[in-house]
RNA sequence: UGAGUUGGUCGCUAGGGUUCCGGCGCUUUUGCGCGGCAGGUCCGAGAGCGACCACUGGCCGAACGACAUCGGUCAGAUGCACGGCGGGAUAAAAGCCCGGGAGAC
Numbered sequence: 001u002g003a004g005u006u007g008g009u010c011g012c013u014a015g016g017g018u019u020c021c022g023g024c025g026c027u028u029u030u031g032c033g034c035g036g037c038a039g040g041u042c043c044g045a046g047a048g049c050g051a052c053c054a055c056u057g058g059c060c061g062a063a064c065g066a067c068a069u070c071g072g073u074c075a076g077a078u079g080c081a082c083g084g085c086g087g088g089a090u091a092a093a094a095g096c097c098c099g100g101g102a103g104a105c
Base pairs, nucleotide, nucleotide: 007053008052009051010050011049012048015043016042020040021039022037023034024033025032026031054078055076056075057074058073059072060071061070062069080100082103086098087097088096
C1' cells in the first nucleotide's frame, strides 16, 4: 500500500408517531377534531438485551496410516465503536433506511 473477513434470523426493550381500536371534546345521527391523549394494534436499534443458527478454538468419541469429515460437550478479543445537518419510506414519526455515511478521535 492492496485484498478478504469481523455474520444471520427471531423475540423483546429504549424510542417513535397517529392508519386502526380506545380516550377526550363537538354533533340528533351519519360523522368531525385532538397524540404537549395514559394506553392497545403498528414501526423499532451498527454502536441495547436475550435465544437459536452459523463461525473459531479446546476436549472426548466415531472413522482413518495421517489429514480431512461427522457427532457430543465446553468456551468465545465473533474485536473496537464518539457521530451531525439534511434527505427517504410508511398513515405518520423515530435510535428505522441513506449510515460503522459526512465529520471527530